Model confidence (mean pLDDT): 83 of 100. Predicted 3D model of a 1477-nucleotide RNA (small-subunit ribosomal RNA) from an uncultured prokaryote. It matches the Rfam family "Bacterial small subunit ribosomal RNA". Its family is annotated with ribosome and structural constituent of ribosome in the Gene Ontology.
RNA sequence: AGAGUUUGAUCAUGGCUCAGAUUGAACGCUGGCGGCAGGCCUAACACAUGCAAGUCGAACGGAAACAUGUCUAGCUUGCUAGAUGAUGUCGAGUGGCGGACGGGUGAGUAAUACUUAGGAACAUGCCUUUGGGUGGGGGAUAACUAUUGGAAACGAUAGCUAAUACCGCAUAACGUCUACGGACCAAAGGGGGGCGCCCAAAGAGUGGCCUAAGCGAGAUUAGCUUGUUGGUGAGGUAAAGGCUCACCAAGGCGAUGAUCUAUAGCUGUUCUGAGAGGAAGAUCAGCCACACUGGGACUGAGACACGGCCCAGACUCCUACGGGAGGCAGCAGUGGGGAAUAUUGGACAAUGGGGGAAACCCUGAUGCAGCCAUGCCACGUGUGUGAAGAAGGCCUUCGGGUUGUAAAGCACUUUCAGUUGUGAGGAAAGCAUAAUGCAGUGAUUGACGUUACCCAAAGAAAAAGCACCGGCUAACUCUGUGCCAGCAGCCGCGGUAAUACAGAGGGUGCGAGCGUUAAUCGGAAUUACUGGGCGUAAAGGGUGCGUAGGCGGUUUAUCAUGUCGGAUGUAAAAACCCUGGGCUCAACCUGGGACUGCCAUCCGAAACGGAUAGACUAGAGUAGGGUAGAGGAAAGCGGAAUUUCCGGUGUAGCGGUGAAAUGCGUAGAUAUCGGAAGGAACACCAGUGGCGAAGGCGGCUUUCUGGACCCAUACUGACGCUGAGGCACGAAAGCGUGGGUAGCAAACAGGAUUAGAUACCCUGGUAGUCCACGCCCUAAACGAUGAGAACUAGCCGUUGGGGGUAUCAAAACCUUUAGUGGCGCAGCUAACGCGAUAAGUUCUCCGCCUGGGGAGUACGGCCGCAAGGCUAAAACUCAAAGGAAUUGACGGGGGCCCGCACAAGCGGUGGAGCAUGUGGUUUAAUUCGAUGCAACGCGAAGAACCUUACCUACUCUUGACAUCCUUGGAAUCUUAGAGAGAUAGAAGAGUGCCUUCGGGAACCAAGUGACAGGUGCUGCAUGGCUGUCGUCAGCUCGUGUCGUGAGAUGUUGGGUUAAGUCCCGUAACGAGCGCAACCCUUAUCCUUAUUUGCUAGCAGGUAAAGCUGAGAACUUUAAGGAGACUGCCGGUGAUAAACCGGAGGAAGGUGGGGACGACGUCAAGUCAUCAUGGCCCUUAUGGGUAGGGCUACACACGUGCUACAAUGGGCAGUACAAAGAGUCGCUAAGCCGCGAGGUGGAGCUAAUCUCAGAAAGCUUCUCUCAGUCCGGAUUGGAGUCUGCAACUCGACUCCAUGAAGUUGGAAUCGCUAGUAAUCGCGAAUCAGAAUGUCGCGGUGAAUACGUUCUCGGGCCUUGUACACACCGCCCGUCACACCAUGGAAGUGGAUUGUACCAGAAGUGGGUUGCCUAACCUUCGGGAGGGCGCUUACCACGGUGUGCUUCAUGACUGGGGUGAAGUCGUAACAAGGUAACC
Repeated sequence: AGAGUUUGAUCAUGGCUCAGAUUGAACGCUGGCGGCAGGCCUAACACAUGCAAGUCGAACGGAAACAUGUCUAGCUUGCUAGAUGAUGUCGAGUGGCGGACGGGUGAGUAAUACUUAGGAACAUGCCUUUGGGUGGGGGAUAACUAUUGGAAACGAUAGCUAAUACCGCAUAACGUCUACGGACCAAAGGGGGGCGCCCAAAGAGUGGCCUAAGCGAGAUUAGCUUGUUGGUGAGGUAAAGGCUCACCAAGGCGAUGAUCUAUAGCUGUUCUGAGAGGAAGAUCAGCCACACUGGGACUGAGACACGGCCCAGACUCCUACGGGAGGCAGCAGUGGGGAAUAUUGGACAAUGGGGGAAACCCUGAUGCAGCCAUGCCACGUGUGUGAAGAAGGCCUUCGGGUUGUAAAGCACUUUCAGUUGUGAGGAAAGCAUAAUGCAGUGAUUGACGUUACCCAAAGAAAAAGCACCGGCUAACUCUGUGCCAGCAGCCGCGGUAAUACAGAGGGUGCGAGCGUUAAUCGGAAUUACUGGGCGUAAAGGGUGCGUAGGCGGUUUAUCAUGUCGGAUGUAAAAACCCUGGGCUCAACCUGGGACUGCCAUCCGAAACGGAUAGACUAGAGUAGGGUAGAGGAAAGCGGAAUUUCCGGUGUAGCGGUGAAAUGCGUAGAUAUCGGAAGGAACACCAGUGGCGAAGGCGGCUUUCUGGACCCAUACUGACGCUGAGGCACGAAAGCGUGGGUAGCAAACAGGAUUAGAUACCCUGGUAGUCCACGCCCUAAACGAUGAGAACUAGCCGUUGGGGGUAUCAAAACCUUUAGUGGCGCAGCUAACGCGAUAAGUUCUCCGCCUGGGGAGUACGGCCGCAAGGCUAAAACUCAAAGGAAUUGACGGGGGCCCGCACAAGCGGUGGAGCAUGUGGUUUAAUUCGAUGCAACGCGAAGAACCUUACCUACUCUUGACAUCCUUGGAAUCUUAGAGAGAUAGAAGAGUGCCUUCGGGAACCAAGUGACAGGUGCUGCAUGGCUGUCGUCAGCUCGUGUCGUGAGAUGUUGGGUUAAGUCCCGUAACGAGCGCAACCCUUAUCCUUAUUUGCUAGCAGGUAAAGCUGAGAACUUUAAGGAGACUGCCGGUGAUAAACCGGAGGAAGGUGGGGACGACGUCAAGUCAUCAUGGCCCUUAUGGGUAGGGCUACACACGUGCUACAAUGGGCAGUACAAAGAGUCGCUAAGCCGCGAGGUGGAGCUAAUCUCAGAAAGCUUCUCUCAGUCCGGAUUGGAGUCUGCAACUCGACUCCAUGAAGUUGGAAUCGCUAGUAAUCGCGAAUCAGAAUGUCGCGGUGAAUACGUUCUCGGGCCUUGUACACACCGCCCGUCACACCAUGGAAGUGGAUUGUACCAGAAGUGGGUUGCCUAACCUUCGGGAGGGCGCUUACCACGGUGUGCUUCAUGACUGGGGUGAAGUCGUAACAAGGUAACC
C1' cells in the first nucleotide's frame, strides 16, 4: 500500500466482499512446562450452610464458664462436693469508641450525575499547634433477686445497685446573643506516672452548597411552566436559596431545540487509525447512585445507614394459629438463566483498617494457594553425521520421480519434566534493657512452602498439532462421486476425465496452539474538518419577494471582544511516550522526565475580523432626457374559416378507408349561390426575432399599469449579496357555483380489423375546452445546469440604444453598451461535451445526494370540498442497479449493390398407379446412424444364404484373430455313419524343408496364465474426414498516429469492378490469408509422330467394303507450341482506373466447364470406414452354427418412374453418336426357341475382337378423341436365367387379365444457352437383382422491362434496455408455496398525565384525657418531659378519564422471493399506434 465482483470488452460512478489489528469472549480439534495478568458481559433472578465488625475490666456494677490459690465437708496417699472475685481472666449487662470506613453492584439517572475551571453563605469525631480550666453536689437505672405472661420471639410488675451513664449549682472569656444597658454557656475520672475530660482559637485533611463551559439520539416530540419567574416578610437548615409559607407582580424557558420519548452510570483511560476521527467504559484508579420493592425518620461529627430501626408490599421460613423471623448487588457456595465465567481452601507472616495504655483481639480488606491455554511473554519436544538415495506410501510418459538426510545406523548433549541433596529473601518493629526520646545490643514471629535458586546421577529418555492448497492468497496430483452427496467470505464449484465436494499422497502457513463464530476500528476519500459531490451516473428547491442568520467596498482614530505572544496556576495516581534500574531474557515490576490541547488569572501586541466615532464614492440607489417590446389588467371593434338555420339552382349519390361498413341522402343530401345566427381561434407578417422571475405571452384600438436598456450631468453615501422558516405567483388536467357551447373531444354507442380487440382506423358523441368568481399546487415546471460578484484568446450572425468616418439620404464601415445564437483556443470533463450566456479560475450564501428494489409507499402530522398534495420510514430481498463511450449482432430504420432472389418465360412437384427412403405403428427381431435449409433413391457403387451389426434355438470358453511359455506331432488329405449345422467320435492315407546332428523355421494339436475380443457407451473428451454460410469478398498483421481505455485509423471517402478488382484522394505506410492468375478440359491454328485409326491423289481389287499396295494431305490420336493482352481505333470519364461502341479474329473483355473453399460459424455430422482417451462386459455385451428378420402395413411425408394421349399410339422401312467396359471376362458368325434364352465356339489382355441394333429423327400406312389400338397397375397360367438354395424374398419372357388416371387445391421446385426440355447409350457395385447414382452424346427452345416486393448476401450509416446476440430481451394480471409488513371489530400488558377517594409509619403543629425522679417552690404547685387524642404533608392502594407504547387478532391490502404454470405482448429497432412526464 491494495485486491475480487456489474460488461463481449472499456472508462468512470456505485454498492457488496476480502487481506490487518483487537477482545472479560464462546465453539471445534489438539494439548509439555513456567512466569505475569484475567475470570457471570445473561436473571439489580431466588438463595440452603459457614464466615465477612468488633473491641475496651486501665469507664462501671459484677462473676455464668475455665484455670490457680485458700478454706470447709465427705474421707484411704488422693478424689468428689461446696465456699471464697483473692488471682489470671471474663459470658451477659451499663458505658465509650467503631458499625457512615473497607468490600459489592450498575438497577436508576441525559442531569440535585460526571469532567474541567472557579466561588462564598458553611460543618468537621479522631489528629497537630496554642491559650485557659478540671470546684462542689444530686437523683435514677440495667445487670441481679422475687412474682408472673407467652409455643416462641419477647416481655410485664415489685425491689436492690454502680459509673468516664444522667442532672442541677459554682466559676466564664479572645465564646454566643444584644435593644449595647446587659444577659447566657462547661467539665470525668482512673491505679502513682502517663492517659483522659471541658471551654475557646488556629491548622491539616474531609464533607455540604453555588456558578460557567463541556458531555449522546429522535422535530413522524413545537410549544412548556402556577411554587411556575421575581420581590417583600417570616420560617427552616451547619449553610446561600421558593428550600417552605403568606402577600404582591406576571413573569420564566424554547428552532443556538424548551417539553416529551426511547436509550445510557460519568471520567482517567482502552481498542483502532498516518492523523483527524470512530467505537468502547471489563480488570486498576477517581466520582456518583443503589442495597428484596416503596416510604420514613431516629441516633450520631458524619447516614436518611448493604450485614441498624419503623411502616406498607411481594416472596420464603417457623408456629401450640394467638403470633413471629428473614433479605449474599460482602467471600465461598447452590438452584435458575445462558454460547459462557473458578474453591463452601490456608493465613493474619506482610500491607492496611477498628478497638485498646499495651499485650492482644477482630479483619472472606489484604497477602497467598487451588481451577481454567482466557490472554501476553519465555522455554522445550533434541544436536551432529548419515545415499544402499533402504523398505513402505503416493504418482508415473513404466524410464523413473517424490516422501527424503527424512528414517534406520553411528557419535554427542541434558535445557525442561521426574529423582536425590542443599536452601535463601520477603523480618523489622512492637517486646526486654527504669523511660514513649537518642545511640546500640539481644531474642521471638513465615500462610505461601515439598518456595525461588543451586548441586548431583541416569537416560533421547516423558512432550505436536491445527487450518488451508480455483482466484483474491503462500501451497497440486491421484482415486471416489456424477447438479447427487456436498462446498462457499465474495466471485462461484458439482450434470462421468472436479487442482473448488469426500479420501489419500504431497505441499503451504502458524505452532501449544490452530481454525470458526460474534463484536469494534481500519481499508471506506463509502458522511469527505483534514478529504467527496449535484448537465446525462444518486443529487439545483417550479419561480420570485423577503424575516432571522451568514457574508460584505475605500479611509482615519479609539477600544481590546475574537486573534496572536509570554508568565503563573491547573490538567490526581496509574496508563501511553522517552530514558535508567530489577527479576538469567521477555511479559511484568520500579525511579526520573515529558505530556500538542482545554480551563483560569495576570501582562503585552494591534496587522486582520468585530465594536464605537468620523470621512469618501468605484457597489447600490434617486433625479433628468430618450428607446424597443405577443410584459400584465380591463373595455370596445374586425375579417377569413368551420357549423347550423332560411331561401334559390340541381340530381343520385355523398361521406369515409389499406379495403369497407356504420352514418347522411328521392321527406332532395353532397355540390353551388344568396342571406342570417352563434361561438371559438387570430393565416400571411413570423425570424435559434421580442417581452416576462418562472408558468407563460401573438388580430386591431383605447384606458390603467410593472419592468428593462441607453445617454449625460447632479444628488444620497455601503443604503449591498444570499436567504432556513414565511408570503406571493405557478401550464395542463381536475373540483365548486353561475353562464356559454361553433369546432374539437376523455367517457359512451355503433361500424370495421382481429384468434380475441374493452385499442390503433371510421361514423357519431357527453363532460371538458370558453367566460366570471373561488379552490387545487402538480409536470421531462428542462438549459434535466440555484442566486450574486470578479477574472480568463479569438471569429461569424442577429435584436435594442449611443458615438464616429464618409455621405443629400438610405445603405455601408469602425467603435461602445445591453440581450440572443453558431463555431472555437486555453482550461475542465468518465466520456459525451462545456467553452465570457462556462460544465474554466476564485469568493459569498442557500437547496439537495450517499447501492438497487421495497417506496416517494405505510404510519403519524399539516393542507384540501374531493381528487389528492407536502413531510417521510422500516422489516424483507438482491450483488448488483445505473452513466458515457466501443466492437458486433439485430431492426416490420435509411442509402448503395449483388444472386434463377423476385419479375419475364419453359418444364415440373403437390391429384393417379408403381418404385424407393423416412416417420409412425406392429413385431421375438423388424440392427444402427442421418432429422429445417445443410435428414428422408442419405451411410447402402446394389439385405434370398453370406453381408448382418438384430431375434430365436443349439453350442465354445486362452477363445475365429496377435505375442510369449511348456509338451506332443510334419503339414495335409480321404471315407462312411449321427446331427439342422456348428460339432463330437471313428477308420484310413501321409512322414516334407534346413542343419555345425545339439537342434531350428513354418504349420497343427493339447495345457497354463498374462491376455485376446466387443458394430458395447460417450461425436458434449478427441484426431482425421465431411457438410453449411459461400466461390460470398471478405479476414487480419507489423510499424506509425489518434484515444485514459475498450478500440480507431489502415479497410472509410469519390469513381470502378465478378471481386478489399483497379485508380484517385487520404495519418497513414507496407504486408499476409483470400479474389484473380498459375493446373485440367473444351473451342482455332501450327510443328512433330503414323498404328490397330485416316484415305485426297496414284495403282490394284470386291456384290459391297481402306479390302490391298501406297500415302502423311485431311479427320483423328497425343506430345510440344501459338493465340486474347482492353493490345488497336473512336467516344465517355478527372488527362485516372474503367465503361460503351467498333475493327481484326476460331474465340473479346474472368471465351465455356472443372479442380481449387480465407479468418471463422453451427459443442453441425461421423466412436458403425479408420484411429483414439475414459468407462463398461469377460463360461459373455466375446466366438461359432441353423432358421428367421432388416422386404411387416390402418396411415403420413420426401425423392423419382410411367401416364392421362394425335407435337400421340401401333406396324414396316431407313440414317447419324459419344463415352466406356471386358480373360473366374466380353462373347461374334451359324443353328434352335414367339420370347427370355439355349446351343455353339471364331476373335479379343483390346483405336484391331466383343458388348453394340443407338433412340428421338426421316419415309409410307393405320388409329380419329373414346377410359380408346391411350394407360399399363393388379391377378391367373406357362416359362427362362443366376445361384447350395428364388417359400418368406430376385430379375426377365410369353399368353391371358386390363385398376387408377381425361393435366392435378392451397402451396411449391429447377433452369439464362448448347442451358431448359426431350431422346437414347455406357459404367461402377454385382453370381443374380436399378425407375437410383455417376458419365456420354443426339435433337434443341422461350424469356429477362426492371429491382417496388419475397428470400439470402456484401459495404456505409442510424437506433438499441440485445452480447446464448430478435428463435434476443422483457411487462402485468391470474393460479400455487413461503416470508416480512400495513389496515382491522377488538383483546391483553407496560409507562405516564389528570380529577377524586384513601391515608400506615414518621416528622412538624395543636391539645390538660392521663402519668411524671433530679431543677425551682410561697409546698398549693410550677418549669420540663412522656403517653394518648387530633391536624398538615405523604408511600402503598382504589375509582373515573386521557396520551404514548408493546404484543396479539377473524378478515383484508399491497410488497418480496420462488421450478419448465395460465393469459396476452406493454417496453427495448420507426418494437410494428415514437416513447416518456